[in-house]
RNA sequence: GAUGCUUCGCCAGCGCCAGACCCCGGCGACGGGGUGACGAGGUGGGGGAGGAUCGAGUCUUCGGCGGAUGCCCCCCGGCCGGCCACGGCCGACAGCGGUUCCACAAAGCCCGGCGGCGACGUCGGGGACAAAGGGGACCAGGUGGCGCGC
Numbered sequence: 001g002a003u004g005c006u007u008c009g010c011c012a013g014c015g016c017c018a019g020a021c022c023c024c025g026g027c028g029a030c031g032g033g034g035u036g037a038c039g040a041g042g043u044g045g046g047g048g049a050g051g052a053u054c055g056a057g058u059c060u061u062c063g064g065c066g067g068a069u070g071c072c073c074c075c076c077g078g079c080c081g082g083c084c085a086c087g088g089c090c091g092a093c094a095g096c097g098g099u100u101c102c103a104c105a106a107a108g109c110c111c112g113g114c115g116g117c118g119a120c121g122u123c124g125g126g127g128a129c130a131a132a133g134g135g136g137a138c139c140a141g142g143u144g145g146c147g148c149g150c
Base pairs, nucleotide, nucleotide: 014066015065016064017063019062020035021034022033023032024031025030038055039054040053044075045074046073047072048071076091077090078089079088080087082146083145084144085143086142097139098138099137100136101135102134109126110125111124112123113122114121115120
């Protein structure tokens, strides 16, 4: 260093830069750098396409490429009455939907440390404010056959 096995822990808004803007150098052409997603939420297996949830923000978090837990199809699985078939809705908290309730979010901001000529980067402290396809409760679900009971 590679491979295999076992155990433990952790996981996801992520990676890149040629447009754009900014910094340094240069008379200039231009060269070298910097910025370019803040949390919440989200993975049965395989395939496919590919602009795939929610809100926060001084909205460049712009633009582009790639990826992705979303979407579609198949398989498997759960639920819809005891069983079966089909159908539908879903994905191991496995009913779409409706009503209602719930929440110490983080960055931004402020104060500092470190690095850099600088644009900026990084770390620590303080500090508030969300929404949802997230969580709870309630309402709310087939068709046919067989069987059982009355």